[in-house]
RNA sequence: UGAGCCAACCAGGCAAUCGCUAUUGAUAUUUCAGUAGAGGAAAGUCCGGGCUCCACAGGGUAAGGUGCCAGGUAACACCUGGGGGACGUGAGUCCACGGAAAGUGCAGCAGAAAAUAUACCGCCCGGUUUGACCGGGUAAGGGUGAAAUGGUGCGGUAAGAGCGCACCGCAGAUACGGUAACGUGUCUGGCAGUGUAAACCCCACCUGGAGCAAGACCAAAUAGGAAUCCAAUGGCGUGUCCCGCGCCGGAUUCGGGUAGGUCGCUUGAGGUCCAUGGUGACGUGGAUCCUAGAUGAAUGAUUGUCCGCGACAGAACCCGGCUUAUCGGUUGGCUCUUUUA
Numbered sequence: 001u002g003a004g005c006c007a008a009c010c011a012g013g014c015a016a017u018c019g020c021u022a023u024u025g026a027u028a029u030u031u032c033a034g035u036a037g038a039g040g041a042a043a044g045u046c047c048g049g050g051c052u053c054c055a056c057a058g059g060g061u062a063a064g065g066u067g068c069c070a071g072g073u074a075a076c077a078c079c080u081g082g083g084g085g086a087c088g089u090g091a092g093u094c095c096a097c098g099g100a101a102a103g104u105g106c107a108g109c110a111g112a113a114a115a116u117a118u119a120c121c122g123c124c125c126g127g128u129u130u131g132a133c134c135g136g137g138u139a140a141g142g143g144u145g146a147a148a149u150g151g152u153g154c155g156g157u158a159a160g161a162g163c164g165c166a167c168c169g170c171a172g173a174u175a176c177g178g179u180a181a182c183g184u185g186u187c188u189g190g191c192a193g194u195g196u197a198a199a200c201c202c203c204a205c206c207u208g209g210a211g212c213a214a215g216a217c218c219a220a221a222u223a224g225g226a227a228u229c230c231a232a233u234g235g236c237g238u239g240u241c242c243c244g245c246g247c248c249g250g251a252u253u254c255g256g257g258u259a260g261g262u263c264g265c266u267u268g269a270g271g272u273c274c275a276u277g278g279u280g281a282c283g284u285g286g287a288u289c290c291u292a293g294a295u296g297a298a299u300g301a302u303u304g305u306c307c308g309c310g311a312c313a314g315a316a317c318c319c320g321g322c323u324u325a326u327c328g329g330u331u332g333g334c335u336c337u338u339u340u341a
Base pairs, nucleotide, nucleotide: 002336003335004334005333006332007331008330009329010328012306013305014304015303016302017301018300020037021036022035023034024033025032026031039312043323044322046321047320048319049318050317051211052210053209054208058243059242060241063207064206065205066204067203068082069081070080071079072078083097084095085094086093087092098202099201103200104199105196106195107194120142121141122138123137124136125135126134127133150168151167152166153165154164155163169191170189171188172187173186174185175184176183177182215263216262217261218260225254226253227252228251229250230249234248235247236246237245270289271288272287273286274285275284276283277282307310
């Protein structure tokens, strides 16, 4: 100098006028004043909960979820750290990361052959009409394929082959380090068909259901309607099924009334700052603050000015995550490269 990696913050600003919602105070009403008023993802509805109801609510089965180890958290499929693997020169990034010696399934075509393992070309030996051909041995070389039955090298052999040896790989045993996943070392064994579980399956752990249109209360109105079926050896009860428990009616069809108001509804597993423990996620203590609660749905319009010229995009019970979309700007740390001292 150029190119990257990781993390944090902002998300047009300022001023004036009019307007909207909530709340507080004053005001007889009218009205006036103060304070506050969409996001980093509010999105997707993918996870986890808080809360409400079933409901007094237990056990099992099935089903579903997760899948290296240790921690964090209210909890999680999230986050942090470590181990292993892959990618990258590197800073770093990603992982659907238990088990193939419990069993079943699958691997088309090509190829001799993908399991009952074999021999297409080739190599060696013997026979022979001296060339075809026949017999025996072989799986090192070539070919096919994603994958060919451990790999490389040396020796050995008629030619070869773990046939023997060395190293690597695989299986087992053991010592040390580590909470553990795992790592390093030593020894033994010539050791066998590979892959696939995001195929079924096995193993370990976890899990009631429905959801703010949950639910509670108030007021008003109607038809305390009608028909059919099953009824205690029955029916119903918020996932199937079984046991248990509770209740006494239950199911279907037709018809009628209401669709109004209040609560739930925002003080929280809350924010910010300081100290302290920890590698870290985060924990502990202190101080301080209150930051939307609408209900066909509030924050808009106009003017002036600055500039980064405004992208993706609007709360509806709340919170912790993940994923996706996105114009740009600022800051910090780290890596590689060029040049100079």